The RNA shown here (transfer RNA) has 81 nucleotides and comes from a Candidatus Colwellbacteria bacterium. It matches the Rfam family "tRNA". It is annotated as a transfer RNA. Rfam's curators write: Transfer RNA (tRNA) molecules are approximately 80 nucleotides in length. The organism belongs to Candidatus Colwelliibacteriota, within Bacteria.
[in-house]
RNA sequence: GCCGGAGUGGCGGAAUGGCAUACGCGUACGACUCAAAAUCGUAUGAGGCAACUCAUGAGGGUUCAAGUCCCUCCUCCGGCA
Repeated sequence: GCCGGAGUGGCGGAAUGGCAUACGCGUACGACUCAAAAUCGUAUGAGGCAACUCAUGAGGGUUCAAGUCCCUCCUCCGGCA
């Protein structure tokens, strides 16, 4: 240099162009216990008192609608030279 794959919450990871983050882990609080472990319940992206706003590596495009399709770029992994 060329070809292919990947990038989504604190972590792993799912999502047919139609509620962004199912499910699991972790964490916080609570229940249970003499106390703890285990188990169970609730909450858990960021900002904001709220209404709301932003958010799938970055920036554009297509579309009524994009994590998903198209273009450029960044990072990582593999192959070829």